[in-house]
Source information
This is a predicted structure of a 71-nucleotide RNA (transfer RNA) from Rugosimonospora sp. Rfam family: tRNA. Rfam describes the family as follows. Transfer RNA (tRNA) molecules are approximately 80 nucleotides in length. Gene Ontology term of the family: triplet codon-amino acid adaptor activity. The organism belongs to Rugosimonospora, within Bacteria. Its mean pLDDT, the model's own confidence on a scale to 100, is 85. RNAcentral holds the sequence, with entries from ENA and MGnify.
RNA sequence: GGCACGAUAGCUCAAUGGCAGAGCGGCGGUCUCAUAAUCCGUAGACCAGGGUUCGAUUCCCUGUCGUGCCA
Numbered sequence: 001g002g003c004a005c006g007a008u009a010g011c012u013c014a015a016u017g018g019c020a021g022a023g024c025g026g027c028g029g030u031c032u033c034a035u036a037a038u039c040c041g042u043a044g045a046c047c048a049g050g051g052u053u054c055g056a057u058u059c060c061c062u063g064u065c066g067u068g069c070c071a
Stems, first nucleotide, its partner, number of pairs: 001070007010024004018054001026042004047063005
C1' cells in the first nucleotide's frame, strides 16, 4: 500500500427496511436471624458524517478505530 471482516447497554452478543432485545452486571424491592441464591420491578446503547427511502442498526458512499490475510 491492497483486500476481507467487525464497531449496538458497564461486559459478552442478537436483531427480514417498520416498537432496538437477551444473558451477566448495576439499582430498588421480595425472601432470610443474617449473607448468598430465587422471584418481581427499574435505568441504560445502534462508531462519526452524508446519501437512498414514506421509514435505515439494517442498503450505498466517505472517514475513524480494531482484527486478520496479501504485498